This is a predicted structure of a 349-nucleotide part of an RNA (small-subunit ribosomal RNA, central domain) from an uncultured prokaryote. Model confidence (mean pLDDT): 87 of 100. RNAcentral holds the full RNA, with entries from ENA.
[in-house]
Context: one part of a larger RNA
């Protein structure tokens, strides 16, 4: 240097964008850096290897050859890679026309329900549990009717349905805004892919400042249960949950499956969005982009995966190397802190 792996055994960064780097479509020409060819010079001698010779053999000594796989120079070749020039349109992108969507962020509005407040009716219970009790209630509760306040979440529709890179997104409406898909056509002309560092986003919990606070509810208190009960059950209840701005940067951040591209039997469908054709009222067929089920070849240790691959290949990145010690110590960087990230060793089995 080559050789093995990463769904579940150790192993895919949470996710995207992207500088460097790596890698990159078709055709022609030029040139000749990589590449290839023979030539010349050099590659000391000794040693190793081959064939001989000399000590009675051997070790040893000695002659010749080969080798020294390298480097340099000039000449030559031009398929491939690179470079330059010219062109092309199948990759990539842009325009024109449509189309679906809980994609994002801001404003406004709505109804149901819980709680609270005021008033009316009304009287002795209510609530809660396996059973109870704490609790609330004659200072009039629960129940019921009317009015009001306030906060949070949006029943049904709702669907292995949709959208988004992921986290995630669900009442209605207004203006703003990102992306996808589809058909025909015009344009640009390789502008592509991946991406160490870097940067952005990133559930919940947590933190800072200021608001808000209906319900729920860590902590906490009480009642039960129990041998005990720092729990499960019950009655309360504060942070928090909500909003604005700023931090944190982690999750079983999961499809436990990196991104991009190509190829490889079928069948069915809850299917979702388009397009085309037949039919013109229901519908049927083809195609395309997603999203599911099942299944062959193939793969796999098996389970299983199977055109949305874990099949067959290519490009690039990340990661793994026995269990524990340990995702810890120390140091660095980041953070207000909590802590995060990078990341060992002794020792032990």
């Nucleotide at each position: 240097c080559u050789g093995g792996g990463c769904g579940u055994a150790a192993a895919g960064c949470g996710u995207a964008c992207g500088c460097a780097g790596g890698c990159g479509a078709u055709u022609g020409a030029a040139g000749a850096a990589g590449u290839u060819g023979g030539a010349u010079g050099u590659g000391a001698a000794a040693g190793c290897c081959c064939c001989g010779g000399g000590c009675u053999u051997a070790a040893c000594c000695u002659g010749g050859g080969a080798a020294c796989u390298g480097c340099a120079u000039a000449c030559a070749a031009u398929a491939c890679u690179g470079u330059u020039c010219a062109a092309c349109u199948a990759g990539a992108g842009u325009g024109c026309a449509g189309c679906a969507g809980a994609g994002g962020a801001a404003g406004g509005u709505g109804g149901a329900a819980u709680u609270c407040c005021a008033g009316g009716u009304g009287u002795a219970g209510c609530g809660g549990u396996g059973a109870a009790a704490u609790g609330c209630g004659u200072a009039g509760a629960u129940a019921u009717c009317u009015g009001g306040a306030g906060g949070a979440a949006c029943a049904u529709c709702a669907g292995u349905g949709g959208c988004g890179a992921a986290g995630g997104c669900g009442a209605c409406u207004u203006a703003c805004u990102g992306g996808a898909c589809c058909a025909a056509u015009a344009c640009u002309g390789a502008c592509a892919c991946u991406g160490a560092g870097g940067u952005g986003c990133g559930a919940a919990a947590g933190c800072g400042u200021g608001g808000g606070g209906a319900g729920c509810a860590a902590a906490c208190a009480g009642g039960a249960u129990u041998a005990g009960a720092u729990a499960c059950c019950c009655u309360g209840g504060u942070a928090g949950u909500c909003c604005a701005c700023g931090c944190c940067g982690u999750a079983a951040a999961c499809g436990a499956u990196g991104u991009c591209a190509a190829c490889u039997a079928g069948c069915c469908g809850g299917u979702u969005g388009g397009g085309c054709g037949g039919g013109u009222u229901u519908c049927c067929g083809c195609u395309u982009a997603g999203u599911g089920g099942u299944g062959c070849a193939g793969c796999u240790a098996a389970c299983g995966c199977a055109a949305u691959a874990a099949g067959u290949u290519g490009a690039c990145c990340g990661c793994c190397u026995g269990g524990g010690g340990a995702g810890u110590a120390c140091g660095g960087c980041c953070g207000c802190a909590a802590g995060g990230u990078u990341a060992a060793a002794a020792c032990u089995c």